Predicted 3D model of a 687-nucleotide part of an RNA (large-subunit ribosomal RNA, domain II) from Panonychus ulmi. The full RNA is in RNAcentral, with records from SILVA. Its Rfam family is "Bacterial large subunit ribosomal RNA".
Context: one part of a larger RNA
């Protein structure tokens, strides 16, 4: 992992509430007990204790359609007037019990353990070999005597090296092992606080501990065994057949409350009410949002003109690169500004069309929500961020499109069909349908369904404004570009060209600046403006729009889905055709609800209309299993079971036939449940 078996809302209570069915009814009803019949724990009868109801109010005495409070004949509270209960059976839920099942870590009570291990007691055992050479002693030297020194002797030590023995340092290996801690190499101690045999002692909030919360039988921050015990678990997981109808919530308030719960909201079922609801239109309202505005207030506010006053300078007159009141001009801001002011929304009335609304009672679930769009707050006008409001979808929604994708676009799946039309989106190939039509643009593979800025630029297209131009423009080429004069000043110099000044002037001219830029120490030189010639038709400037270029940078390799595509298969505009979904239509069928016709009155059969996505959840109708009762049955001429085929039913499932099998079994109508498995790291067995 698979197969088979097994495995979870049960039972009790004269309990509580409610619905349905039945009996009796202002009443209803029996319990114990007794009697009769009987196969019976069954049936019938007797039995009036008790219980519920028919009257309440008050703490109570008590009074009573009233009563309590009160001084009250007041007021107020609770009642009456508003009139059905009770018993039995069945369904649903609740309460108390283990209460749908499995699951803790723990707690308490009573016992069992020191054959492992910790420490202790008693009594035994063990430690190859080698090394070092303390004290003491002796001899000699030495001293006044000592001290002291040398040599010898001696054999001390939690001494040294190193086997047994004990330990377990580093590494390798092993890690479904040889082993629930080993093996190999290496390493520490090895006469000591040493190692070890045997017997004995100390225990569970206790022991023992050279102390690691270590060890106390593979178990230790409180052992193990049994019991309380089915501890408790607002937590996790699981919870078993079918079809039909409806169908949520993730919100508010409160909570030792926040992943729980109570009440409300939203769902469902039954009864009642009867348009009360919803939408659209019309009419009538209040408002201070969006917007707008501000010499209409409050606040804030950049610029200009005039100006009171102040500051600064000055002896003063007066001046002023300072501040700024007031007035004017033109500009502009505000959630907590408003002279103004919508659309929506909300309220009410009427009309139309239609779905609903509300009340009471039974049953719930939900109370982690999420994305998108719009209006806002917080945040960085960050977040797949967070908090509100409005809407929508996902949640609980399948189908088509977006390559792939919960919520983006289209569209809401009762069933069948080898029928048709469309939506979004598409039509070169992958891939269903246009290599469609017309006109442009793009040359960057830009682009071809995520996304990119400031800025830069004789890319290119379009439509403009303006200037020059056959009296010859623009570009190129040839030629000229002069004189007073080296203008004046300054300066070492300043001659068009360091700098300053200005009447930047005048002359000759086709034209030529007291000079546009190089250049010189200063000149010189080159050049430009300007002019002529040549040439012969367009040439400049400006701002705008379209498509492109650069700007362009991220971590595994790749962001048209790929192939690929350039008068397109890119971009823009226009047009036609086609494809394309569970949408719509067509044909046939099933079911539900409402209205209605017929009849044999039913769960029948027609007609019309509407409906049939669905998690939690509510409601309804059924299938199967085991047993019981009644009735009628089947079976050795072959029961159950098993295998296979066929067939009926929307389905759970049923039936028939054949084979196998060898003795029991099903049908109908009722009743009762140990009543349905794919999941619980379920349990047992097998493979």
């Nucleotide at each position: 992992g698979c197969c088979u078996a097994u495995g979870a809302g049960u039972u009790a209570a004269u309990c509580u509430u409610u619905u349905c069915u039945g009996g009796c009814a202002a009443g209803g009803u029996a319990a114990a007990u007794c009697c009769u019949u009987u196969u019976g724990a069954a049936a019938g009868g007797a039995a009036a204790a008790g219980c519920c109801g028919a009257a309440g109010c008050g703490a109570a005495a008590g009074c009573g359609a009233g009563u309590c409070u009160g001084a009250a004949u007041a007021g107020g509270g609770c009642g009456c007037u508003u009139a059905a209960g009770u018993c039995a059976g069945a369904g649903a839920a609740g309460u108390u019990a283990g209460a749908c099942g499995c699951g803790a870590a723990a707690g308490c009570c009573g016992g069992u353990g020191a054959u492992c291990u910790a420490c202790c007691c008693a009594u035994g055992g063990c430690c190859a070999g080698g090394u070092u050479g303390a004290a003491g002693c002796g001899u000699u030297g030495g001293u006044a005597a000592a001290a002291c020194a040398a040599c010898g002797u001696g054999g001390a030590g939690g001494a040294c090296c190193g086997a047994a023995c004990c330990a377990g340092u580093g590494g390798a290996u092993a890690u479904u092992g040889u082993a629930a801690c080993g093996u190999c190499c290496u390493u520490g101690g090895a006469u000591g606080a040493g190692c070890u045999g045997u017997g004995g002692g100390u225990a569970g909030g206790a022991g023992u501990g050279a102390a690691a919360g270590g060890c106390u039988a593979a178990u230790c921050a409180a052992a193990c065994c049994g019991g309380c015990a089915g501890a408790u678990a607002g937590c996790u997981c699981g919870u078993a057949c079918u079809c039909u109808c409806c169908g949520a919530a993730a919100u508010g308030u409160u909570u030792u409350u926040a992943g729980g719960a109570a009440c409300a909201g939203c769902c469902u079922u039954a009864a009642g009410u009867g348009u009360a609801u919803a939408c659209u239109g019309a009419u009538a309202g209040g408002g201070g949002u969006a917007g707008a505005g501000c010499u209409a207030c409050c606040g804030a506010u950049a610029g200009g003109a005039c100006u009171a006053g102040g500051g600064g300078g000055g002896u003063a007159a007066c001046c002023u690169a300072c501040c700024g009141u007031g007035u004017c001009c033109a500009g502009a801001c505000g959630a907590a500004c408003u002279c103004c002011g919508a659309a929506u929304a909300c309220u009410a009335u009427c009309a139309g069309u239609u779905u609903u609304g509300c009340u009471u009672a039974g049953g719930a679930g939900u109370g982690a929500g999420g994305g998108u769009u719009a209006g806002g707050g917080c945040g960085u006008u960050a977040a797949g961020g967070u908090c509100c409001u409005a809407a929508u979808c996902c949640g609980a929604g399948a189908g088509g499109g977006a390559a792939a994708g919960a919520a983006c676009c289209c569209a809401g799946a009762c069933c069948a069909u080898c029928a048709g039309c469309u939506a979004a989106g598409g039509u070169c190939c992958c891939u269903a349908a246009a290599u469609a039509u017309a006109u442009a643009c793009u040359a960057a593979g830009u682009u071809g369904a995520a996304c990119u800025a400031a800025g830069a630029a004789g890319g290119u297209u379009u439509a403009g404004u303006u200037g020059c131009u056959u009296a010859g423009a623009c570009a190129g080429u040839c030629a000229g570009g002069a004189u007073g004069u080296u203008g004046g000043c300054u300066u070492g110099g300043a001659a068009g060209c360091a700098g300053c000044c200005a009447u930047u002037c005048a002359u000759u001219u086709a034209a030529a600046g007291a000079g546009u830029g190089c250049g010189u120490a200063a000149c010189a030189g080159c050049u430009c403006a300007c002019u002529g010639a040549u040439c012969g038709a367009g040439c400049g400037a400006c701002a705008a729009a379209g498509c492109g270029u650069c700007g362009a940078u991220a971590a595994u390799g790749a962001a048209c889905g790929g192939g690929c595509a350039u008068u397109a298969a890119g971009u823009a505009u226009a047009u036609u055709a086609c494809c394309g979904a569970a949408g719509c239509u067509a044909u046939g069928g099933c079911c539900u609800u409402g209205c209605u016709g017929c009849u044999u009155u039913a769960g029948g059969u027609g007609g019309c209309a509407a409906g049939g996505g669905g998690u939690a959840g509510g409601a309804g109708a059924g299938c199967a299993u085991u047993c019981u009762a009644a009735u009628a049955a089947a079976g050795u001429u072959g029961a159950a079971g098993c295998u296979a085929a066929g067939u009926a039913g929307u389905g759970a499932u049923g039936c028939u036939u054949a084979g196998u099998g060898a003795a029991u079994u099903g049908a109908u109508u009722a009743g009762a449940a140990a009543a349905g498995a794919a999941a619980a790291u379920g349990u047992a067995g097998g493979c």